[in-house]
Context: one part of a larger RNA
């Protein structure tokens, strides 16, 4: 000086309290662990591992496993020596395919000589040989880089002076106050410097600008064509929120600030994102990549084919769907917003119950197309039952996408109808356009096990007396046989 303390004091957070929905019981997805396997690749392991790395495992991916194979090699540089029907190559035989064999035909750059025809000699290339290439072996406890977490918590140094014989202290402690080492006021300090905050982007209000593909608007069955700039809408400047004004509070009658008000589209940081100090966990990553050092070198490399990663007495994680009437079905009807879109989006038509198919208009797109939002709302049936709840399993026909859906793809239609009647200990999330619920894109990607992610809009709530008590953190203070 820290660091601990079932030791005090002062605060603070969805911490616990008030609510509102939810895991925990069921099926199923999905990830782990164990078990099993030839092999079920490897990695994450309390919060911070477990719908994680993977934003796409049939082949490929693939790093495993069993077999076949091939040894300067799938790739790079660089010496050496050799090669002329050479390098390449249809086709063929073998084979699972990789590879191994045969081989119709056949070249190409440069430099000398030469009128040319050609010849010589170098290179590419090929063999053959050597340095070497390869390794997703192995160490994150050798490393870089990058991340996670405490934590978006308010802390974390530092010069100069002082003080102490040194470690150190002082500043940064007090007093008020704040979201905040924010500020104000005191003081042996007095300044600075990374943090905060502000500067940025989005969103809420307005005004100028600009007006096509958007908006209004006439004509027209539509393509379209004519007109308008109020409005909505695109996007680019500016405006505007400062406690600026009042009024009260606290106070040392002084500031910082705290209540309330006015006026405002918006008020005290408006709401959201982006931004992560010093440093902590030898935290994670040697498997994205980069890299010391060790190991592998006819194999711990390279290539192929089939299998595995998807196994199933179990255990647990995160989710998706119910268990119903505030629900179900059946019909009618209304309103988004942000994306993607040429190896694409695909419309009207026509088939098909339907998953789709047939066809191609239109569109590098505020012009077309993906595209009917859905829940809500109007109407009618169910009548509390394992049902008209509720979908798992299974059978049967199909349909998509691929070299190929047996292990192992996903829809679709018919039949089957399983467990489920609100979940023990426990446990999780969330303070407002939140929660809760209801559709919709997108990215990986042929295609898909996505009910994961990751935006986007619509409906839209209850409650917070309080800080005694559990969690975690902040500042002071005390104990201490702890560094």
């Nucleotide at each position: 000086u820290g660091a601990c303390g079932g030791g005090g004091g002062c605060c603070c957070g969805c911490a616990c309290a008030a609510g509102c929905g939810g895991u925990g019981g069921a099926g199923c997805a999905u990830g782990u662990g164990g078990c099993u396997u030839a092999a079920u690749u490897c990695g994450a392991u309390g919060c911070a591992a477990c719908g994680c790395g993977a934003a796409g495992a049939a082949c490929c991916u693939u790093a495993c496993c069993u077999g076949g194979c091939c040894u300067u090699g799938a790739c790079a540089u660089g010496c050496u020596g050799g090669u002329a029907g050479u390098a390449g190559a249809a086709a063929c035989c073998u084979g699972a395919a990789a590879g191994g064999g045969u081989g119709a035909c056949g070249a190409c750059u440069c430099c000398u000589c030469g009128c040319a025809a050609g010849a010589g000699g170098a290179g590419a290339g090929c063999c053959a040989g050597c340095a070497c290439a390869g390794g997703u072996g192995c160490u994150g406890c050798a490393u870089g880089g990058u991340u996670g977490u405490c934590g978006u918590c308010a802390g974390c140094u530092c010069g100069u002076g002082u003080c102490g014989u040194g470690a150190g202290a002082u500043g940064u402690u007090g007093g008020c106050u704040u979201a905040a080492g924010u500020g104000c006021c005191g003081c042996a300090a007095c300044g600075a410097g990374c943090g905060c905050a502000a500067c940025c982007c989005c969103u809420g209000u307005g005004u100028u600008u600009a007006g096509u593909u958007g908006c209004c608007u006439g004509c027209g069955a539509a393509a379209g064509c004519g007109g308008g700039a109020u409005c909505u809408c695109u996007a680019a400047a500016c405006a505007g929120a400062c406690u600026g004004c009042c009024u009260c509070g606290c106070u040392u009658u002084a500031a910082a600030c705290g209540a309330g008000g006015a006026g405002g589209a918006a008020g005290g940081u408006g709401g959201g994102g982006a931004u992560g100090a010093c440093g902590u966990c030898a935290a994670a990553u040697c498997a994205g990549u980069a890299u010391g050092g060790c190991c592998c070198u006819u194999a711990c490399g390279g290539c192929c084919a089939g299998g595995g990663c998807u196994g199933c007495a179990c255990a647990c994680g995160u989710g998706c769907u119910a268990c119903a009437a505030u629900g179900c079905a059946u019909g009618g009807u209304a309103c988004a917003g942000a994306g993607g879109g040429a190896c694409g989006c695909a419309a009207g038509a026509c088939c098909g119950c339907g998953a789709g198919g047939u066809g191609g208009a239109g569109c590098a797109a505020a012009u077309c197309c993906c595209a009917u939002a859905a829940a809500a709302c109007c109407a009618u049936g169910c009548c509390c039952a394992g049902u008209u709840c509720a979908g798992a399993u299974u059978g049967a026909a199909g349909g998509c996408u691929g070299c190929a859906a047996c292990u192992c793809g996903c829809c679709u239609u018919c039949a089957u109808g399983a467990a489920g009647c609100c979940g023990g200990a426990a446990u999780c999330g969330c303070u407002a356009g939140u929660a809760a619920u209801g559709g919709c894109g997108c990215a990986u990607c042929a295609g898909c096990u996505a009910c994961g992610g990751c935006g986007c809009c619509g409906u839209g709530a209850a409650u917070a007396c309080g800080u005694u008590c559990c969690c975690g953190g902040g500042c002071c203070u005390u104990g201490u046989a702890c560094a």
Model confidence (mean pLDDT): 83 of 100. The part of an RNA shown here (small-subunit ribosomal RNA, 3' major domain) has 483 nucleotides and comes from a soil metagenome. Its Rfam family is "Bacterial small subunit ribosomal RNA".